[in-house]
Molecule: transfer RNA
Organism: bacterium
RNA sequence: GGGCGGUUGGCGCAGGUGGUUAGCGCGUCACGUUGACAUCGUGAAGGUCACAGGUUCGAAUCCUGUACCGCCCA
Repeated sequence: GGGCGGUUGGCGCAGGUGGUUAGCGCGUCACGUUGACAUCGUGAAGGUCACAGGUUCGAAUCCUGUACCGCCCA
């Protein structure tokens, strides 16, 4: 340099063929339970869907470019 794949809460990941409220597990916080801790129960906070453009009535999802990570080729 070329090809392919990935980027979604703090961490690990889902989100067939665009459709209006983006979820799951763990973690965090509060309350309850306990003499206390753990466990368990209830509730809550937490996401510019990597970034910038484009297509569309509508984009996490489609197209283009850029950045970063991984694999392969040279």